Small-subunit ribosomal RNA from a metagenome, 1514 nucleotides, folded computationally. Its Rfam family is "Bacterial small subunit ribosomal RNA". Its family is annotated with structural constituent of ribosome and ribosome in the Gene Ontology.
RNA sequence: AGAGUUUGAUCCUGGCUCAGAGCGAACGUUAGCGGCGCGCUUAACACAUGCAAGUCGCACGAGAAAGGGAUUCGUCCCUAGUAAAGUGGCGCACGGGUGAGUAACACGUAGGUAACCUGCCCAAUCCUGGGGGAUAACCUGCCGAAAGGCGGGCUAAUACCGCAUACGAAGUGCUUCUUUCGAGGAGUAUUUGAAAGCAGGCUGAGGUUUACAAGCUUGCGGGAAUGGACGGGCCUGCGUCCCAUCAGCUAGUUGGUAAGGUAACGGCUUACCAAGGCAUAGACGGGUAGCUGGUCUGAGAGGAUGACCAGCCACACUGGAACUGAGACACGGUCCAGACUUCUACGGAAGGCAGCAGUGGGGAAUCUUGCACAAUGGGCGCAAGCCUGAUGCAGCGACGCCGCGUGGGUGACGAAGGCCCUCGGGUUGUAAAGCCCUGUGGAUGGAGACGAACAUACUCCGGUUAAAUAAGCCGCGAGGAUUGACGGUAUCCAGCUAGCAAACACCGGCUAACUCUGUGCCAGCAGCCGCGGUAAGACAGAGGGUGUUAACGUUGCUCGGAAUUACUGGGUGUAAAGCGCGUGCAGGUGGUUACGUAAGUUCGGUGUGAAAGCCCCAGGCUCAACCUGGGAAGUGCACUGAAUACUGCGUGACUUGAGUUCUGAAGAGGAGAGUGGAAUUCCCGGCGUAGAGGUGAAAUUCGUAGAUAUCGGGAGGAACACCAGUGGCGCAAGCGACUCUCUGGGCAGAUACUGACACUAAAACGCGAAAGCGUGGGGAGCAAACAGGAUUAGAUACCCUGGUAGUCCACGCUGUAAACGAUGAGAACUGGGUGUUGCGGGUAUUGACCCCCGCGGUGCCGAAGCCAACGCGUUAAGUUCUCCACCUGGGAAGUACGGCCGCAAGGCUAAAACUCAAAGGAAUUGACGGGGGCCCGCACAAGCGGUGGAGCAUGUGGUUCAAUUCGACCACGCGAAGAACCUUACCUAGGCUCGAAAGUGCUGGAAGUCCGCUGAAAGGUGGAUGUGCUCGCAAGAGAGCCAGUAUCCAGGUGCUGCAUGGCUGUCGUCAGCUCGUGUCGUGAGAUGUUAGGUUAAGUCCUGCAACGAGCGCAACCCUUGCUACUAGUUGCCAACAUUCAGUUGGGCACUCUAGUGGGACUGCCGGUGUGAAACCGGGGGAAGGUGAGGACGACGUCAAGUCAUCAUGGCCCUUAUGUCUAGGGCUACACACGUGCUACAAUGGUCGGUACAAAGGGUUGCCAACUCGCAAGAGGGAGCCAAUCCCAAAAAACCGGCCUCAGUACAGAUAAGAGUCUGCAACUCGACUCUUUGAAGUUGGAAUCGCUAGUAAUCGCUGAUCAGCAAGCAGCGGUGAAUACGUUCCCGGGCCUUGUACACACCGCCCGUCACACCAUGGGAGCGGGUUGCUCCAGAAGUCGCUAGCCUAACCCCUCAAAAGGAAGUAGGCGCCUAAGGAGUGGCUCGUGACUGGGGUGAAGUCGUAACGAGGUA
Repeated sequence: AGAGUUUGAUCCUGGCUCAGAGCGAACGUUAGCGGCGCGCUUAACACAUGCAAGUCGCACGAGAAAGGGAUUCGUCCCUAGUAAAGUGGCGCACGGGUGAGUAACACGUAGGUAACCUGCCCAAUCCUGGGGGAUAACCUGCCGAAAGGCGGGCUAAUACCGCAUACGAAGUGCUUCUUUCGAGGAGUAUUUGAAAGCAGGCUGAGGUUUACAAGCUUGCGGGAAUGGACGGGCCUGCGUCCCAUCAGCUAGUUGGUAAGGUAACGGCUUACCAAGGCAUAGACGGGUAGCUGGUCUGAGAGGAUGACCAGCCACACUGGAACUGAGACACGGUCCAGACUUCUACGGAAGGCAGCAGUGGGGAAUCUUGCACAAUGGGCGCAAGCCUGAUGCAGCGACGCCGCGUGGGUGACGAAGGCCCUCGGGUUGUAAAGCCCUGUGGAUGGAGACGAACAUACUCCGGUUAAAUAAGCCGCGAGGAUUGACGGUAUCCAGCUAGCAAACACCGGCUAACUCUGUGCCAGCAGCCGCGGUAAGACAGAGGGUGUUAACGUUGCUCGGAAUUACUGGGUGUAAAGCGCGUGCAGGUGGUUACGUAAGUUCGGUGUGAAAGCCCCAGGCUCAACCUGGGAAGUGCACUGAAUACUGCGUGACUUGAGUUCUGAAGAGGAGAGUGGAAUUCCCGGCGUAGAGGUGAAAUUCGUAGAUAUCGGGAGGAACACCAGUGGCGCAAGCGACUCUCUGGGCAGAUACUGACACUAAAACGCGAAAGCGUGGGGAGCAAACAGGAUUAGAUACCCUGGUAGUCCACGCUGUAAACGAUGAGAACUGGGUGUUGCGGGUAUUGACCCCCGCGGUGCCGAAGCCAACGCGUUAAGUUCUCCACCUGGGAAGUACGGCCGCAAGGCUAAAACUCAAAGGAAUUGACGGGGGCCCGCACAAGCGGUGGAGCAUGUGGUUCAAUUCGACCACGCGAAGAACCUUACCUAGGCUCGAAAGUGCUGGAAGUCCGCUGAAAGGUGGAUGUGCUCGCAAGAGAGCCAGUAUCCAGGUGCUGCAUGGCUGUCGUCAGCUCGUGUCGUGAGAUGUUAGGUUAAGUCCUGCAACGAGCGCAACCCUUGCUACUAGUUGCCAACAUUCAGUUGGGCACUCUAGUGGGACUGCCGGUGUGAAACCGGGGGAAGGUGAGGACGACGUCAAGUCAUCAUGGCCCUUAUGUCUAGGGCUACACACGUGCUACAAUGGUCGGUACAAAGGGUUGCCAACUCGCAAGAGGGAGCCAAUCCCAAAAAACCGGCCUCAGUACAGAUAAGAGUCUGCAACUCGACUCUUUGAAGUUGGAAUCGCUAGUAAUCGCUGAUCAGCAAGCAGCGGUGAAUACGUUCCCGGGCCUUGUACACACCGCCCGUCACACCAUGGGAGCGGGUUGCUCCAGAAGUCGCUAGCCUAACCCCUCAAAAGGAAGUAGGCGCCUAAGGAGUGGCUCGUGACUGGGGUGAAGUCGUAACGAGGUA
């Protein structure tokens, strides 16, 4: 720091996803040790049990027992003034827990308190005098199940209550000073208010030792008041989440006066008065949430978060309330109400773990009912000490961080095993084994009161208070004594053993890491893209590898990447995004200049910004984590000083921004009133007759009742031709005949004036096309709806005929448009060129033009620059400034709900669930178009002949069958150049299993020949005969062959042509397809290859940012057409001789044969053309513009065809899917299609006669003559390995005869009989011959095929295959036409261009309804819950107030005393307030609901064809 993913590819926009870090985590697999941390995030759910706050006898009264001792047996002493309880004091408001509530002065920060309090503590001052009356405990009586309570009696205090005194304190009055006018200070007068003792020591009159009182003294207390410290209360500035689909809220509300209340200000409370207060800088309402230091992340700015630790707040079962107190409205206090739980004798009681453990429950999930007060801290106490689930420790948990180990060295050109393999090897791998070492952890034994301990009491010493050597206090004095939960722990030592200790995830790309096997769109994977349909590096397993390591993965969440909310740091012409336009309040911003000020701003100082944390330095645990100390930082806030450039503010000035005045010109600018002509329609009349109208073609419609057409007259409504123009005006919408009236704005020129008066603009207000709505008019034409006619498969459309709202006017509403320049407004700056419009100036002119210049508007082209590109470009989308509006993936959706507006239609505002990985912009290359241009082709047209109808042949489909083997489908007389057996792959039946053929080893036998039985054959079975070759003396061995056996294995027309090679087809013999370098473009790509001509051709020429080149085209090759030369048998015969005959002699001139050459090149002439290429015409020539034909097939396309020609990977079968044999089948037959043959006849048929070819084939062959047979053929045997012989007759043609238009003397199917040939064999199932039979068929519907010259048509001949079988195929020659105007149309193709939402490329893409399934959601009669407002009812406890006739010790009065009374208090009663509760009525919100609405997603459903091309109606 980036990467993957939209496309065929590209650039951009844009979302989704990944790599990083982190966590109080959870889950899965795995797990050796230690240190330091952390551990209910959910149910503030409910809690059994134990513990968590007590202490003080130096405040007080009273005061046991067990036990022990003594005893005179009564009791006494110790225990012991102890325990337990009580009065009283202090504490219980700390510590500990939790985060429910709270959006608030709750928290943070900075301040204020002249508006306050502060127990214990500290400093200094003063005082502590003298009295009184009660009451617990205790005793006793009683009630109650209990909890608990009542009465009577006794008693103490540092408990309670008067009195005295009071410097100071508090209240009030006066005087004076200061003052921010709130108040404060000083002085003076007056009034008011206190207290408590206890302990130690000394002394001890009275009164003699002891003891007691008094006294002195010390310590601890008590009171008053001051100051401090600590802690708190209250107030204020600033900061602190989301929703505006919450926009208005508020009656104690805001303020005042008075009173009350509080520690204290204050509507805090009450009465009265006033009507205020808050709010778009977000009040009120709703949702969510404890806040902070910090934590995580990030480069930072930010974002997220608030576990542990620390500060603050709030809460303590829920709600309310007060009491006590320095402090509470109180977690382990009280009262009341509620819910829940427990006890109960049913009458009543008790309780509150969000303290520590622990339990249940919830949950993915979070620990021990441990030890100790040794340390630290807290409470009480003079102290000893007691209490302390605070705390210190231990336990459990890999939950996190950190550290250590599971061994180290050596050890093979490399063991075994595994895996892979091209079979050679590679890899696991120095890994192991082996050899030499080490000993951390663990285990064993031992040492270890190590360190962690300081303090305290005691003794001594010093100091201090004091009269004092008692006593107390102080000492960073000494001594010695005692105290450890952790813990027999840490640590150390000893000897022993490599022994006891490695896993998890991943390996298609992103992303480090690859192979085999299995599976076969199955099973499965997946973070995104995506893998899997028989060769999966993506599933599963294995081998190997990569990463991390006592962990590794997964899931969840946060930040990052994401500049994807953009302050740093984004955008808005077309990707999402400029409001339809204007006016304008608030707000934001604002020209030149001077002075002042100092709010912003800049610099400095002071205070604060807790500690911890982060960072730096140093130190302590062996290191680290962790801990300790110091520093820095904390970007902030407040106060203060200084500066004054800029901004602000105040004052003054200025004129250039803005505005005003005058003059002038232009204009469909607006409103109102009036006027005009043309045209349509209608009405009247004339003329006139059969049609008109309309369309692609028609019809509906009108017309003989007189239409249309035409002429005249009239009526009425609407719109204003030409002018008219990327001309004008207006803010936009918009404005178009003419005249008048009223009126707005802009522009030019000129002068003077005002003096920043300006720009923008949320909200608001106004205007706002068409359609639509309301009321009333009007209505000619046009025309939704509607009707009819057409079209169509349908046609609720397009076309036609009609036609109503509406269109028009007036008034009112609606408020939207692709309201577009898809471009907000204003200002400034930044090269130009060229039109046009308005005004002005200059020059010139008699004048108008022309020309030059300036200002305003409106267009085009373009520098720089910008842009993803397209494009924009002084009218910016350039460079900047100001203000406003808007955007943040696609769909759901501009929808739902809510609100506002509207008469309605509807508009404005505006989501979510769910779903997808894209949606999109611009440009590129193709492909395509019922787009365009140009051009080809038997493509159409013009012709000739066919097919489609018949019969037959043949192939295919279908059907049938035991089987009708398989493949091919633009390739159907194709693979198949030939299925009776064979072929043969199929079926049935019978056999074989190393196999029909091949390699190797072993055994036997030569090989072979012959015969019998069985069988359909294959096969099975039995027998006879018989020995060779080489080496060797022999035995024997070897080669070859046969048989048997064993083994490696053979074999497969079994599957996959979508695993392949090779071969082939097709587009297409179409003219195309590319490359190098250069150039252009961000890029895909372009250029070249486009353009102008030309060609059969990317053929050639010219031009050109291209220049060249390659594969194709053409040519080179073959055949044919002319010719020369050479050669002359088997060919030929002109002259000579000869014959029936080129038969023979002779000859090689000719024909011919077959070899080598020549010939044709637009070469020549004329014209056209760019002085080109080329084309047209001509001459010559056998041939003329590639002469004709063939071979030859670019880059590629169709996953085209073939695993059944062959080859081949993989898979499958192995007594069978192999192999042998017999028979059958491939030859079936209601049918459909293709390709052919023969015909339908007279251009013919038939009979007879007479000619003329070419190219082939022949020894398993072709077969002559001759004989026989009607014939097929048979016999026969000559010749020929072939320019020699044979096949072999060519046929149409020609000559002559008959037939005479008829299903015939046409046609020949079918059928019967008889034969021939081939062959082992013609039944299924061959061909041919003869006789007889004699069907359909009389020229063929829609449709469709071939052919442009030696072609079509027609006629025969040959060959391959082959025993035999040809109407097919491949060739050969004979006879031998017609037509082509032309390129509009059909089909196919080429080039250029255009559009595109296509790229599997139009057989494309794609829309909506309907049907089915699932999902989320809106409405919904309602139903249920939560929360809250208002109006009421009723009202516990409690404070306060009133009352209190009952009751009462202190004080007062009175008195000898008492009683009575007063003051004061109080049960009770009453009143205000009020929680829970109840009634009624609203708001908000959640769940649910028959039914219903649309939406989304789903396999290949249904109906149509809307959109994308001119998408077939833009």